The RNA shown here (Guanidine-I riboswitch aptamer) has 102 nucleotides and comes from Nitrosomonas eutropha. Its Rfam family is "Guanidine-I riboswitch aptamer". Gene Ontology term of the family: regulation of gene expression. The organism belongs to Nitrosomonas, within Bacteria. The prediction has a mean pLDDT of 84.
RNA sequence: ACUUUACGAAACUAGGGUUCCGGCUUUCCAAGGAAAGUGACUGGUCCGAGGGUUUCGGGCCCUUUCAAGAGGGUUCCACGGAGGGAUAAAAGCCCGGGAGGU
Numbered sequence: 001a002c003u004u005u006a007c008g009a010a011a012c013u014a015g016g017g018u019u020c021c022g023g024c025u026u027u028c029c030a031a032g033g034a035a036a037g038u039g040a041c042u043g044g045u046c047c048g049a050g051g052g053u054u055u056c057g058g059g060c061c062c063u064u065u066c067a068a069g070a071g072g073g074u075u076c077c078a079c080g081g082a083g084g085g086a087u088a089a090a091a092g093c094c095c096g097g098g099a100g101g102u
Base pairs, nucleotide, nucleotide: 001102002101007057008056009055010054011053012052015047016046020044021043022041023038024037025036026035027034028033058075059074060073061072062071063070064069077097079100083095084094085093
């Protein structure tokens, strides 16, 4: 030096687990259900990307307009642990475009 316009929000996806629902197992039952266990249950809810997608907004530049406004363009690139943290829990979540690496 790789790094500066490295912008923000929402929805979704890869992925993630197990609070709740459902499934399954066992036990009890007054036969309607109930309790406990289970994520070596594909599920619904849920979490979810800096380096994934889309949309909206914002920034910057240009054109146009007396002005307000309108139109167009641009927003690139990005190898990466271990460990720790949150939540019920885990994770491409957060620490973190960090350490390191080149």